[in-house]
Model confidence (mean pLDDT): 81 of 100.
This is a predicted structure of a 75-nucleotide RNA (transfer RNA) from a Cytophagales bacterium.
The source organism's lineage runs through Bacteria, Pseudomonadati, Bacteroidota, Cytophagia and Cytophagales.
Its Rfam family is "tRNA". It is annotated as a transfer RNA. Rfam describes the family as follows. Transfer RNA (tRNA) molecules are approximately 80 nucleotides in length. Their secondary structure includes four short double-helical elements and three loops (D, anti-codon, and T loops). Further hydrogen bonds mediate the characteristic L-shaped molecular structure. tRNAs have two regions of fundamental functional importance: the anti-codon, which is responsible for specific mRNA codon recognition, and the 3' end, to which the tRNAs corresponding amino acid is attached (by aminoacyl-tRNA synthetases). tRNAs cope with the degeneracy of the genetic code in two manners: having more than one tRNA (with a specific anti-codon) for a particular amino acid; and 'wobble' base-pairing, i.e. permitting non-standard base-pairing at the 3rd anti-codon position.
The sequence was found in a public genome assembly.
RNA sequence: UGUCUGGUGGUGCAAUGGUAGCACAACUGAUUUUGGUUCAGUAAGUUCUAGGUUCGAGUCCUAGCCAGACAACCA
Numbered sequence: 001u002g003u004c005u006g007g008u009g010g011u012g013c014a015a016u017g018g019u020a021g022c023a024c025a026a027c028u029g030a031u032u033u034u035g036g037u038u039c040a041g042u043a044a045g046u047u048c049u050a051g052g053u054u055c056g057a058g059u060c061c062u063a064g065c066c067a068g069a070c071a072a073c074c075a
Stems, first nucleotide, its partner, number of pairs: 001071007010024004018055001026042005048064005
């Protein structure tokens, strides 16, 4: 430098172009002598950024940023 893959709550991941959800963690409550376990509930997201297409974009297109993998170039 090029190609490819990925970027989504605190963490790990989902979501056929049509309600952004699951698990863990956090918080509250129940249970328990207390804690843990278990059960119930609550909160937390500019879906990396800027545009475009569309009635409608996490998803498709363009450019950029970041991370990773591979390849090449120079020394």